[in-house]
RNA sequence: UUAGAGUUUGAUCCUGGCUCAGGACGAACUCUGGCGGCGCGCCUAACACAUGCAAGUCGAACGGUAAGGCCCGAAGUAGCAAUACGGAAGGUACACGAGUGGCGCACGGGUGCGUAACGCGUAUGUAAUCUGCCCUUGACCGGAACAAAACAGCUGGAAACGGCUGCUAAUAUUCCAUGGUCAUUUUCGGAGGCAUCUCCGGGGAUGUAAAGAUUUAUUGGUCAAGGAUGAGCAUGCGUAUUAUUAGAUAGUUGGUGGGGUAACGGCCCACCAAGUCGACGAUGAUUAGGGGUUCUGAGAGGAUUAACCCCCACACUGGAACUGAGACACGGUCCAGACUCCUACGGGAGGCAGCAGUAGGGAAUAUUGGGCAAUGGAAGGAAUUCUGACCCAGCCAUGCCGCGUGAAGGAAGACGGUCCUAUGGAUUGUAAACUUCUUUUAUCGCAGAGUAAAUUGGGGCACGUGUGCCCCACUGAGAGUAUGCGAUGAAUAAGUAUCGGCUAACUCCGUGCCAGCAGCCGCGGUAAUACGGAGGAUACGAGCGUUAUCCGGAUUUAUUGGGUUUAAAGGGUGCGCAGGCGGAUCGGUAAGUCAGGGGUGAAAAGUUCGUGCUUAACAUGAAUCGUGCCUUUGAUACUGCCGGACUAGAGUGCAAUAGACGUGGGCGGAAUGUGAUGUGUAGCGGUGAAAUGCUUAGAUAUGUCACAGAACACCGAUCGAGAAGUCAGCUCACGAGUUUGCAACUGACGCUCAUGCACGAAAGCGUGGGGAUCAAACAGGAUUAGAUACCCUGGUAGUCCACGCUGUAAACGAUGAUCACUCGUUGUUGGCCGGCGACGGUCAGUGGCCAAGCGAAAGCGAUAAGUGAUCCACCUGGGGAGUACGAUCGCAAGGUUGAAACUCAAAGGAAUUGACGGGGGCCCGCACAAGCGGAGGAGCAUGUGGUUUAAUUCGAUGAUACGCGAGGAACCUUACCCGGGCUUGAACGUAAGACGACGACGCAGGAGACUGCGUUUCCUUCGGGCGUUUUGCGAGGUGCUGCAUGGUUGUCGUCAGCUCGUGCCGUGAGGUGUUAGGUUAAGUCCUGCAACGAGCGCAACCCUUACUUUUAGUUGCUACGCAAGAGCACUCUAGCAGGACUGCCGUUGACAAAACGGAGGAAGGUGGGGAUGACGUCAAAUCAUCAUGCCCCUUAUGACCUGGGCUACACACGUACUACAAUGGCAAUCAACAAAGAGGAGCAAAGCUGUGAGGCAGAGCAAAUCUCAAAAAAUUGUCCCAGUUCGGAUUGCAGGCUGCAACUCGCCUGCAUGAAGUCGGAAUUGCUAGUAAUCGCGGAUCAGAAUGCCGCGGUGAAUACGUUCCCGGGCCUUGCACUCACCGCCCGUCAAG
Repeated sequence: UUAGAGUUUGAUCCUGGCUCAGGACGAACUCUGGCGGCGCGCCUAACACAUGCAAGUCGAACGGUAAGGCCCGAAGUAGCAAUACGGAAGGUACACGAGUGGCGCACGGGUGCGUAACGCGUAUGUAAUCUGCCCUUGACCGGAACAAAACAGCUGGAAACGGCUGCUAAUAUUCCAUGGUCAUUUUCGGAGGCAUCUCCGGGGAUGUAAAGAUUUAUUGGUCAAGGAUGAGCAUGCGUAUUAUUAGAUAGUUGGUGGGGUAACGGCCCACCAAGUCGACGAUGAUUAGGGGUUCUGAGAGGAUUAACCCCCACACUGGAACUGAGACACGGUCCAGACUCCUACGGGAGGCAGCAGUAGGGAAUAUUGGGCAAUGGAAGGAAUUCUGACCCAGCCAUGCCGCGUGAAGGAAGACGGUCCUAUGGAUUGUAAACUUCUUUUAUCGCAGAGUAAAUUGGGGCACGUGUGCCCCACUGAGAGUAUGCGAUGAAUAAGUAUCGGCUAACUCCGUGCCAGCAGCCGCGGUAAUACGGAGGAUACGAGCGUUAUCCGGAUUUAUUGGGUUUAAAGGGUGCGCAGGCGGAUCGGUAAGUCAGGGGUGAAAAGUUCGUGCUUAACAUGAAUCGUGCCUUUGAUACUGCCGGACUAGAGUGCAAUAGACGUGGGCGGAAUGUGAUGUGUAGCGGUGAAAUGCUUAGAUAUGUCACAGAACACCGAUCGAGAAGUCAGCUCACGAGUUUGCAACUGACGCUCAUGCACGAAAGCGUGGGGAUCAAACAGGAUUAGAUACCCUGGUAGUCCACGCUGUAAACGAUGAUCACUCGUUGUUGGCCGGCGACGGUCAGUGGCCAAGCGAAAGCGAUAAGUGAUCCACCUGGGGAGUACGAUCGCAAGGUUGAAACUCAAAGGAAUUGACGGGGGCCCGCACAAGCGGAGGAGCAUGUGGUUUAAUUCGAUGAUACGCGAGGAACCUUACCCGGGCUUGAACGUAAGACGACGACGCAGGAGACUGCGUUUCCUUCGGGCGUUUUGCGAGGUGCUGCAUGGUUGUCGUCAGCUCGUGCCGUGAGGUGUUAGGUUAAGUCCUGCAACGAGCGCAACCCUUACUUUUAGUUGCUACGCAAGAGCACUCUAGCAGGACUGCCGUUGACAAAACGGAGGAAGGUGGGGAUGACGUCAAAUCAUCAUGCCCCUUAUGACCUGGGCUACACACGUACUACAAUGGCAAUCAACAAAGAGGAGCAAAGCUGUGAGGCAGAGCAAAUCUCAAAAAAUUGUCCCAGUUCGGAUUGCAGGCUGCAACUCGCCUGCAUGAAGUCGGAAUUGCUAGUAAUCGCGGAUCAGAAUGCCGCGGUGAAUACGUUCCCGGGCCUUGCACUCACCGCCCGUCAAG
């Protein structure tokens, strides 16, 4: 003492990038701002600088006296005078400008240009060195001399600055003397070390010193030795990126001898030699002062070099030396350059990277302040002077730390705001008001520090002569500051950011892919917790956010601590130098390693424990840390090194051994093509089908002969060989390796391998051959919308050989080489051993399955992707890109090496669920096929589109809209249009009041709504009821949104599916169950099975129909000619039962389920039909049935009325009807047979009447009774294939019916008219049995108005081999880059921007 999250997917696991939460900062910006303490403050232009200051001091070294003080006081002036003014000359042991001289100016202060270096850090060396001032010790200080400043005179120049002549002092300079433990040289003796050498002692020769001042105390000077301090030089180790920088170097490397230096040295020079550095990265390029530290981090690390400390470098740019102890000198000199300034144009002056300050640059960084009081420095004996070092103050929220903006009580939970499910509640909120209290801070007043003690002066004491101690005196910039006391009074003081997830904090309004937000994912297209505002909340707080940068998270460069089969990543293969690693044993050594001791690792910083400021920040004491380097002593297991000996690795030998191993030569047959020559005749060839092509000049086919080149059938394999690429007829020669056995020999000789060398498919290139086949390019023919392709006919390079080049491949086991270890099983190749054999053992290969283990999974699994060891290669998000540039190789093509800008938030691996496939398997359906009938052509009906219109109301639009909503638009309906009139309203509720109205009838106006006039007119149990009206509150909307909704509905589909619980499997999504073998109409049933059960669906239960028994019978039925009456057998009606269950038999089958056949039966395998529609899909349809959120209208988008429209009509489509005729039309006979319904504002018989629709009239019937009601197809006759005796549209006339009303716009009848149409192109639809087809009947709606719809019965077929194909569906499986799910995804070109 180690924290994670978001984001790739429909979901999952993994890989992998991007992003966030933390900390930091010399910071900047937005908004805001009360106080104090302690720090910090040009990161950019080492850009340029106005002005002032930043280094002087010493008269106790000197000559002196420009200024001042003091002493003395002249001339002169004023005054009668005293005196005043004045101040010369002189003096001064006061002082001092300029000058000589000494010391200092090399410190302190600034900056980071340069520098990749002994520059820095660390550790050493200096036997190769110097050191002013300071300390200690010894010795000495004798004599002499010459000048030159200042000054004076003359003089040049604009100035800066000089020139000439003359005088002069010194601690300035020079000479002589003396001297040593000094220097040089020589000699003798001794000692030590580390190579050169060093030290000690003795002798000789030569050379070199000095300065005074003075208060007489001292101080200064010279020589020498030592110390301290500081400095120089040298060395080991460490110290950025780049190899797309690989070779660099002539003073270069070394030597000898000189020179030079304080000192070593090519530092310099002469000569000699040819070295020296470099893949352990020289040389070059780029960047950069280094360190202590600082930030971050668990640490290892990574980043950093502001402030403070150490070292270095620099001082306008470049160069050079002088002086000096020390400099090659920030505020010195000289030269050159750029720039600025002055000028009389001749010449001169300057250097803020010192402190302030200015301009400029920039996102950005302060005062032209005070003081030497303290600390420190220079000079001086000292006083003292100087000091932009320093101490303080000023500015800045720039950072860290501290304090405050009040405290307690106070619920009518006030007002106001906001929100809501809104008579009310929630929240703001004890918050406010209000009461009491406090006074930090603020304002005012009073007092008022510490920092100061020394030096020095005076006095005293001690020792005894310059030291120490004591007393007194002097000294504060900051500052009247800190601080204390008193007074006043809650009085003077809160913001910023955020509120979709990450991430603490939610609602309303506005906006409507707009405006905008955004760190990542992403929000915004009319209900935005994501934009803007508001209310509320959250976080931090005198600050808060944003931006830039660094570390962290990131184990995302992995030493700690990663990987490479498929995610990025094993080199194509081998050999092999350097390098790395290396079997077993003994002895030695002690380099690595380990332990103890010593030195060093500056201080500051950090950590711990304390101490001082009221606390803290801050300051400070002690300890620790500083993981390092050097040195010393010891240990010897391991590694290294040296030596001896070993055989298990490796190799040799001997004996065997298999092979498409390599190179060269020879030989062979089949096939193909060509040539020659026969036979032979019309085609051949080719394709999905064709054509181009070949062929009567004889092809193809077939026979014989000949030639050419290339490749080697069968054997042949899961085989064999090789390092890989690769290697295949037979044979010869040469060459190479493998494996086995023996254990004779060597004795670790081994493994791996960057650079290097060699080999290296195919294609390609060069030269020369060869050329049969095949075949890029090319040509032609097809295919196609096109077809620069796939297919076909030809065909050149090439394919083959020799020699040379190229050097790449999905060169793959997508798996580097070597060694060791780790459960089994089953094949096979080559050896060996045992065994008669079956078989067993063993070595080397080559395959399958699997345990453990590993892995994200798929999978691998002794031939590892397991467990370990060694070495090499390679990877670090996708795209850009294996591209560009450079280098190198190549004849070229091209290869190798190999970036960046920019851009995205992913790209990717494995597996899962679905969907999909012109994938596979199984199966079903009027899906196809087999049939029957239609529609598409005509006329008409109806719906739709379109067009038109004042309006042609609205909706439905592939299947799943279009005779649909609508089961019935003349008015109404009606929602649309024109016009007229209404506004609490046309309908409804409620409260209060009033009235007995209202209404009806009549008249008048008006298109009507409506308006006006007249007549008439309630009930009561007295509580009221009923109705009208007035007023108030509610209204109303077929207006929008079906993409805000409920409900309802269509479709897949009456398809057989859809799920759950528990268990099990999988890291997980998920799987299993539900798969499999059978079977079924069916996830129906059976069997099996890590599943066992269950639910919604299927089936059944329900209705109807087909058969029967029984019961009951009127209106039904029966006998009789009818009625009455009788009966209930039959038909029928309608209630309860029965019946059908693969129940029985046989065969097949797993003895199952079940299938097939049969019997019986009215009916047989769900008997026929209906109702019944799982989980879900299509943002499917409907806001116009209804309900409903939000939005919108309110004298209108509401409501009333008249008229019109929904019925329009160049056209297009859907659905029906009627036809085109003889299976028919018409007429006649009128003969027979239904079912199901309807009927009171109704159905209506019989009768009469009309040609008819109909009319008059009205029995019966609320229905098994009466009525509609006649069923129609049937039968007979006629027509004779025609636009007809088909067909009936259209039109005219005359009528009927309904209804206020048939003009727009109804239906029907009669007469007349008599259109298109002669069976329908492409394409298309329904139907499997009482079905299709055909025939009529009824009903709903409805005043009237069906060819539609919903029902009913009559007559009544054909066909189904079968599942290849079309369509739809189900199950299993497979592929996938799809998941909005193939109407997907996605690539390229073009166009626009």